[in-house]
Context: one part of a larger RNA
RNA sequence: GGAUGAACGCUAGCGGGAGGCCUAAUACAUGCAAGUCGAGCGGUAGAGUGACUUCGGUUGCUUGAGAGCGGCGCACGGGUGAGUAACGCGUACAUGACCUACCUUUAAGACUGGGAUAGCCCUGGGAAACUGGGAUUAAUACCGGAUGUGAUAAUACGUAUAGAGAUGUAUUAUUAAAGUUGAGGCGCUUAGAGAUGGAUGUGCGUCUGAUUAGCUAGUUGGUAGGGUAACGGCCUACCAAGGCGACGAUCAGUAGGGGGCGUGAGAGCGUGGCCCCCCACACGGGUACUGAGACACGGACCCGACUCCUACGGGAGGCAGCAGUAAGGAAUAUUGGUCAAUGGACGGAAGUCUGAACCAGCCAUCCCGCGUGCAGGAUGACUGCCCUAUGGGUUGUAAACUGCUUUUAGCAGAGACGAAACGCCUUCAUUUAUGAGGGUCUGACGGUAUCUGCAGAAUAAGCACCGGCUAACUCCGUGCCAGCAGCCGCGGUAAUACGGAGGGUGCAAGCGUUAUCC
Numbered sequence: 001g002g003a004u005g006a007a008c009g010c011u012a013g014c015g016g017g018a019g020g021c022c023u024a025a026u027a028c029a030u031g032c033a034a035g036u037c038g039a040g041c042g043g044u045a046g047a048g049u050g051a052c053u054u055c056g057g058u059u060g061c062u063u064g065a066g067a068g069c070g071g072c073g074c075a076c077g078g079g080u081g082a083g084u085a086a087c088g089c090g091u092a093c094a095u096g097a098c099c100u101a102c103c104u105u106u107a108a109g110a111c112u113g114g115g116a117u118a119g120c121c122c123u124g125g126g127a128a129a130c131u132g133g134g135a136u137u138a139a140u141a142c143c144g145g146a147u148g149u150g151a152u153a154a155u156a157c158g159u160a161u162a163g164a165g166a167u168g169u170a171u172u173a174u175u176a177a178a179g180u181u182g183a184g185g186c187g188c189u190u191a192g193a194g195a196u197g198g199a200u201g202u203g204c205g206u207c208u209g210a211u212u213a214g215c216u217a218g219u220u221g222g223u224a225g226g227g228u229a230a231c232g233g234c235c236u237a238c239c240a241a242g243g244c245g246a247c248g249a250u251c252a253g254u255a256g257g258g259g260g261c262g263u264g265a266g267a268g269c270g271u272g273g274c275c276c277c278c279c280a281c282a283c284g285g286g287u288a289c290u291g292a293g294a295c296a297c298g299g300a301c302c303c304g305a306c307u308c309c310u311a312c313g314g315g316a317g318g319c320a321g322c323a324g325u326a327a328g329g330a331a332u333a334u335u336g337g338u339c340a341a342u343g344g345a346c347g348g349a350a351g352u353c354u355g356a357a358c359c360a361g362c363c364a365u366c367c368c369g370c371g372u373g374c375a376g377g378a379u380g381a382c383u384g385c386c387c388u389a390u391g392g393g394u395u396g397u398a399a400a401c402u403g404c405u406u407u408u409a410g411c412a413g414a415g416a417c418g419a420a421a422c423g424c425c426u427u428c429a430u431u432u433a434u435g436a437g438g439g440u441c442u443g444a445c446g447g448u449a450u451c452u453g454c455a456g457a458a459u460a461a462g463c464a465c466c467g468g469c470u471a472a473c474u475c476c477g478u479g480c481c482a483g484c485a486g487c488c489g490c491g492g493u494a495a496u497a498c499g500g501a502g503g504g505u506g507c508a509a510g511c512g513u514u515a516u517c518c
Base pairs, nucleotide, nucleotide: 001518002517003516004515006514007513008512009511010510013370014369015368016367017366018365019363020362021328026326027325028324030323031322032321035072036071037070040069041068046063047062048061049060050059051058052057079281080280081279088206089205090204091203092202093201094200095199098198099197103194104193105192106191107190108189109188111145112144113143114142121134122133123132124131125130150175151174152173153172154171155170156169157168158167159166179186180185207253208252209251214244215243216242219241220240221239222238223237224236225235226234256278257277258276259275260271261270262269263268283304284303285302286301287300306317307316308315309314334360336359337358338357342356343354344353345352346351373404374403375402376401384394385393386392387391410454411453412452413451414450418445423440424439425438426437427436428435429434462507463506464505465504466503467488468487469486473502474501475500476499477498483490484489
């Protein structure tokens, strides 16, 4: 000198863009953050309407919330960096050792039966959370039989490859389905290919310490089996005695990794906040279930710590989601608006949900921009300060005064882009699908940005420094005192170094100080 997720002191006019718990992965009140589908299913409360009525009601039709079964989603999105020195990450390969819901495409199919169960109804237990029994009902829920394009397994015969679980043909065995709609359509089953996403293995790279030198029994390898989507001591039994290490094993400390970022001419050094990719975690630890996918932040079970409710029998909870609270701390924001756009889930769609997202609020935290006026004006006015003191110098064109301008702030008026898609109406393409054209509908931000007008210099300057380094000097006070200080050093009676004043220098809505890095 540059830089910062900064803090502190003094000061403060505006706008745009960005950023905002670095500490306690501490504890959390309250609200919201993941639902959706009636075009899978049975069906109810209620509402409308008709008939009958003993005026209490009964019954038919239409519509139909909530709840329930079922499907898809909840493994994404969002947060955090505790752990991890590791195939975790980065990079380059490999998988003849693998999986992949939804999507695209290709081939073939969907025949025939059955028994339940929630809901509803009846009836118990419990303070609650919740839960038991009986009767009864449906499905794209569940379970049989048939068929087998295919797939899987075994056997036989081949093909290619250096080799390997690659691949062809034949035979045998096993293995599937679901409906809904008026129609079109949407779905269902099996298999191939693709796409996407993932899994695994390997080479190289990846902090410090030798005042850590030896470490290792599922340890290293083999055989057989189990398990997995899949290879493998991944697991088990048996057999052998191996395996790693000064090219630093083991142990200890520290740490999420990368793209990047800061600095520097570069080499390098430091760093990993915001944004993007990967990983790990979700009160601490463990376990599996469901599922295409989890060993699952707002799922389950167990142990533990903590908090809460309780009728003492028993229950409930997990903000490292968005706000917010307490605590810690030098220190870090609103219990805001909208789904208008973008994206996501579900749905045929309308749409519903979305603290993702888009916006707004707070903060000079940073970067950038603008303003606080411009021109003229000498009697060089008054005050202040200084001196060699009847006089000069300086403040200083500064002020007064004259003319001009109106950014910005204020007031008044006009007022967006972001929104064309979906949907609806309509025309055309032979036309249901689909595509193209026209019209219409939809804005949180926001009466915001922006534009126009009005009056008036009107609404707007501080902070640090002035001994040298280092730009900028005098007076007064103090008297090794009070104090200053980054280093050298100032202060003991004329201190340009302390405190004040006048003057000056530097930067400027900031200026200084502190901390850290180069």
This is a predicted structure of a 518-nucleotide part of an RNA (small-subunit ribosomal RNA, 5' domain) from a Saprospiraceae bacterium. Model confidence (mean pLDDT): 86 of 100. The RNAcentral record of the full RNA draws on ENA. It matches the Rfam family "Bacterial small subunit ribosomal RNA".